A computed fold for a 98-nucleotide RNA from Silvimonas terrae, annotated as TPP riboswitch aptamer (THI element). The RNAcentral record of the sequence draws on Rfam. Its mean pLDDT, the model's own confidence on a scale to 100, is 79. Rfam family: TPP riboswitch aptamer (THI element). From the family's description: Vitamin B(1) in its active form thiamin pyrophosphate (TPP) is an essential coenzyme that is synthesised by coupling of pyrimidine and thiazole moieties in bacteria. The model forms 95% of the base pairs in the Rfam consensus.

RNA sequence: CGCUCUGACUCGGGGUGUCUUUGUGCAAAGCAAAGGCUGAGAGAGACCCGUUACCUGAUCCAGAUCAUGCUGGCGUAGGGAAGUCUUAUGGCUCCCCU
Numbered sequence: 001c002g003c004u005c006u007g008a009c010u011c012g013g014g015g016u017g018u019c020u021u022u023g024u025g026c027a028a029a030g031c032a033a034a035g036g037c038u039g040a041g042a043g044a045g046a047c048c049c050g051u052u053a054c055c056u057g058a059u060c061c062a063g064a065u066c067a068u069g070c071u072g073g074c075g076u077a078g079g080g081a082a083g084u085c086u087u088a089u090g091g092c093u094c095c096c097c098u
Stems, first nucleotide, its partner, number of pairs: 001091001004088001007085004011050004016044001017037008054079003060073004
């Protein structure tokens, strides 16, 4: 001096689906409550993430499921929110000694 790694602080970004029952309702729409499923999280002052969050393509493709971004593909895709300090490691330069 720079890259990468670790942690902290501050700041910032993100999602909230699906099924059943009940209530409401003209209604299998919408809304509310309770429960089941996956998940870190299914409106919690919680969780995740700052390039492995998440969004787009996508009313996509394949498989599974009561059903669903439930699983895989797409995907080394396109977009997407960072600064400071710090830890470890390495390189370069200078000085000293042999």